Model confidence (mean pLDDT): 77 of 100. The RNA shown here (Bacterial RNase P class A) has 377 nucleotides and comes from Paracoccus sp. (in: a-proteobacteria). Its Rfam family is "Bacterial RNase P class A". The family's RNA type in Rfam is ribozyme.

RNA sequence: GCGGAGGGCCGGAUGGCCGCGGCAGGCCUGUCCUGUCGAGGAAAGUCCGGACUCCACGAGGCAACGGUGCCGGGUAACGCCCGGCGGGGGCAACCCCAGGGAAAGCGCCACAGAGAACAGACCGCCCGCAUCCGUGCAGGCAAGGGUGAAACGGUGGGGUAAGAGCCCACCGGGGGGCUGGCAACAGCGCCCGCAUGGCAAGCCCCACCGGGAGCAAUGCCGAAUAGGGAUCGCGCGCGGGGAAACCCGCAGGGCCGCCUUGCCCCAGCAGAUCCGGGUAGGCAGCUAGAUCCGUCCGGCAACGGGCGGACCAGAUGAAUGGCCAUCCAGCCGCAGAACGCGGUGGACAGGAUCCGGCUUACAGGCCCUCCGCACAU
Numbered sequence: 001g002c003g004g005a006g007g008g009c010c011g012g013a014u015g016g017c018c019g020c021g022g023c024a025g026g027c028c029u030g031u032c033c034u035g036u037c038g039a040g041g042a043a044a045g046u047c048c049g050g051a052c053u054c055c056a057c058g059a060g061g062c063a064a065c066g067g068u069g070c071c072g073g074g075u076a077a078c079g080c081c082c083g084g085c086g087g088g089g090g091c092a093a094c095c096c097c098a099g100g101g102a103a104a105g106c107g108c109c110a111c112a113g114a115g116a117a118c119a120g121a122c123c124g125c126c127c128g129c130a131u132c133c134g135u136g137c138a139g140g141c142a143a144g145g146g147u148g149a150a151a152c153g154g155u156g157g158g159g160u161a162a163g164a165g166c167c168c169a170c171c172g173g174g175g176g177g178c179u180g181g182c183a184a185c186a187g188c189g190c191c192c193g194c195a196u197g198g199c200a201a202g203c204c205c206c207a208c209c210g211g212g213a214g215c216a217a218u219g220c221c222g223a224a225u226a227g228g229g230a231u232c233g234c235g236c237g238c239g240g241g242g243a244a245a246c247c248c249g250c251a252g253g254g255c256c257g258c259c260u261u262g263c264c265c266c267a268g269c270a271g272a273u274c275c276g277g278g279u280a281g282g283c284a285g286c287u288a289g290a291u292c293c294g295u296c297c298g299g300c301a302a303c304g305g306g307c308g309g310a311c312c313a314g315a316u317g318a319a320u321g322g323c324c325a326u327c328c329a330g331c332c333g334c335a336g337a338a339c340g341c342g343g344u345g346g347a348c349a350g351g352a353u354c355c356g357g358c359u360u361a362c363a364g365g366c367c368c369u370c371c372g373c374a375c376a377u
Base pairs, nucleotide, nucleotide: 001373002372003371004370005369006368007367008366009365010364012327013326014325015324016323017322018321020038021037022036023035024034025033026032027030040348044359045358047357048356049355050354051353052214053213054212055211065210066209067208068207069206070084071083072082073081074080085099086097087096088095089094100205101204105203106202107199108198109197122145123144124141125140126139128137129136130135153171154170155169156168157167158166172194173192174191175190177188178187179186180185218284219283220282221281228275229274230273231272232271233269234268237250238249239248240247241246252266253265254264291310292309293308294307295306296305297304298303328346330344331343332342333341334340
C1' cells in the first nucleotide's frame, strides 16, 4: 500500500426569536411572570424473560398441552450473555451449527437404478457344458463399471478359478479399561472381523421448565340528568265477597257548553329531606431504579462487590416544535499541485407502568485490535 476479520462510539455544534408540556417560586390571580427540566440507540416489532396488580388455588404425584435441549458459569429470570467442547467453512484473523436419544417402537427415503434395509445382479469377472463360433444354458462372485443425496465399512497387501474381513496391517466403528478434565470431552493401551444406513425442523422416547389475565391491571373520590330505595307531608269514596292477592256493583276522574249510552284508561304525587349503585370527570398506581457516572478490588470473561458523586420526561386527543444567523462533516460544480470560490446539506425514527434481552430499521463519520499478500528497512 491493497484486501479482509472482530469490537466500541457518535449520529450535527453555538447563539437569538417565537411556541408547547411538567415542576418550583412570585403577586398584579392570569390562556401571567421568573427559574428549571423535557425521547432513543433503537423509544419500534411486541418475539422471549421478569417486577408489580388482580383472579384462581390445601399439599404432593401422574396424565394432557406448550416450551427448552452439548458442558460449565453469570443473572431476579430467560429461549439472553460469557467461557469451553464437538462438527463444518476459511491460507489466516475469524465465522456458522434446533448440537439429547436412530441396538424402545412406528413411519418415510422422491427421481434414477437390477437392488433403498436384515436388499440385490443390469454391464461385468470366473468355472463347466453345448455350439451353427454370433452365442446359449447351469453354477460361483460382488473386485471393477453404471444409477443415486445415500448401495450394507475404506486403502493397501496376501489369498483365490474369479472373488469376498476369507486372512493381515493401517484408518474407521463397537465394547471395556487407564490417565487428564468439575463436566461436555480428549489422549493412550487391550479385546471384537465388523453385527444394527439416513431422517427425530414426521410421530415418538428422555430430562428440565411452565396457573390465568394484564396499567384499558388495580384501588379511591364522584357530579348534572334520568332510574332505584327510605322517611315525612298531602291524598287514598261507599257497599258486598275473600285469609290475602283480588273480584263484583255503585260513585269519581281522564272527558270537552250541557245531557244520555258504550268502550278504554287512572288510583297515588312535576312535593321535601336523606341514602345507595352506575356514568362523565378527577386522584392514586406513575416513575428513585436489578438506575446512571467515576474509581478501586475479585474474575480469562459474562458479571459481582466496596467507596464517592448525580437525579435523568411523566403527557392523557396526548408536550419535546419552527424560523434566522454563523460554523462543521459529507456531496456536486469551477479551478486544479495545493490553498480557494459557489451551491447543496445531516439518516432511521419518536415515550405512554417499569426493567433485562433478542430481532428489525439507520445518510454519514470516528476510534481500537487482529489476519493475509506485496514492497522497503
Notes: Taxonomically the source falls in Paracoccus (Bacteria, Pseudomonadati, Alphaproteobacteria, Rhodobacterales).